[in-house]
The prediction has a mean pLDDT of 78. This is a predicted structure of a 372-nucleotide RNA (Bacterial RNase P class A) from a Deltaproteobacteria bacterium. The sequence was found by an Rfam model in a public genome assembly. The source organism's lineage runs through Bacteria, Pseudomonadati, Myxococcota and Myxococcia. It matches the Rfam family "Bacterial RNase P class A". The family's RNA type in Rfam is ribozyme.

């Protein structure tokens, strides 16, 4: 100078005008005015996953069902974060994993090959016998009909561990040697997951479990429209069925077990009002700063902030003007003009993943070339 990983942070600014919510003072007790703070995100979205609260409720077991899945650590928790470890991509900074178990079992590998896991014989290679050919005869050929082999070739994404060597009628972990896998046992490191290395053992036929399964672990339901107070209204209307301690009926997820509430009512059906206020509702698993610990994630301590939205058909805006940034074109030195400037809006509140995102900064680190 290119190109390339990674981590962060902003997400337009000023200035008038006129609007609109909440809170506070004031003016006057209302209505209404005035003054003052303050008012939508990094994702407020997805509702996908934990909870806090709130009901059932005093909550127990099994079966089902559903969730996670190397390890240690953080955290109010988690499927979520940090750090390791294995495993893979990449020259490299860095990326990615749905990461227990295939030797309990069931099932899948298209197609092309003989044959795809109790997996094999197409082309071969050895060899017996029968007949045929040459031929003095061995030897050699060649067709059928048996054995034997699975090193060499083919297919395939993958085909019975590699190389070398002995052995054999041809061969072949059958046998050596080295090397790989894989089991055992010992030693070092380390909380560990696993790393390194040393013995012995020829033990050596896949792949797949985001395929059924098997293991270990973990899981109460619904949910702010929960819930709780307060007015007001009609017809405390009909009618049927169980039941009153021999307990109808309900809870506990779906089922069972057992348990509880229910001491008189409980269920279904039909027909009538009401649907309105207040409140739950914003001070917390909060935020900032410094200080200690720790590789981090995060955890402690001091200190200080909180007049930091709280609507309820839903409010936080439009409207002018200038400015910033980016694009294109002209200028040719820092002019001019024209165009653009994202994804997208609180509803009970937090952790955290997902998923959309124009411009701009900001630090670190790779790798390529120049030149010093």
């Nucleotide at each position: 100078a290119g190109g390339a990983g990674g981590c962060a942070g902003c997400g337009g600014g000023u200035g008038a005008u006129c609007g609109c919510u909440g809170c506070a003072g004031g003016g006057u007790u209302a209505a209404c005015c005035c003054u003052g703070c303050a008012g939508a995100g990094g994702a407020a979205a997805g509702u996908c996953c934990g909870g806090g609260c709130c009901a059932c409720a005093c909550a127990g077991g099994g079966c089902a069902g559903g969730a996670u899945g190397g390890u240690c650590c953080g955290u109010a928790a988690c499927g979520c974060g940090g750090a390791c470890c294995g495993g893979g991509g990449g020259u490299g900074a860095c990326c990615c994993c749905a990461g227990g178990g295939a030797a309990a079992g069931u099932g899948c590998c298209a197609c092309a090959g003989a044959a795809a896991a109790c997996a094999g014989a197409c082309c071969g290679c050895c060899u017996g016998c029968u007949g045929g050919c040459u031929c003095u005869g061995a030897a050699g050929c060649c067709u059928g009909c048996g054995g034997g082999u699975a090193a060499g070739g083919g297919u395939g994404a993958a085909a019975a561990g590699g190389u070398g060597g002995g052995g054999u009628a041809a061969g072949a972990g059958c046998c050596c040697a080295c090397c790989g896998g894989c089991u055992g046992c010992c030693g070092u490191g380390g909380u560990g997951a696993c790393a390194c290395g040393g013995c012995a053992g020829g033990c050596c036929u896949g792949g797949u479990a985001a395929a059924c399964c098997c293991c270990a672990u973990c899981c109460g339901u619904g949910g702010c429209a929960a819930g709780a107070c307060c007015a007001a209204a009609u017809a405390g209307g009909g009618a049927a069925g169980c039941g009153u301690u021999u307990g109808a009926g309900g809870g506990c997820u779906g089922c069972c077990c057992g348990u509880c509430c229910g001491a008189a009512g409980c269920u279904u059906c039909c027909g009538g009002g009401u649907a309105g206020g207040u409140u739950g509702c914003a001070a917390g698993a909060g935020g900032u700063a410094c200080c200690g610990g720790g590789c981090a994630a995060c955890c402690g301590g001091u200190a200080u902030c909180c007049a930091u939205a709280g609507a309820u058909g839903a409010a936080u805006g439009a409207u002018c003007a200038c400015c910033a940034c980016c694009c294109u074109g002209u200028a040719u030195g820092u002019u001019c003009a024209g165009g653009g400037u994202a994804c997208a809006g609180a509803a009970c509140c937090c952790g955290g993943c997902u998923u959309a995102u124009a411009a701009c900064u900001g630090c670190c680190u790779c790798c390529u070339g120049u030149u010093u």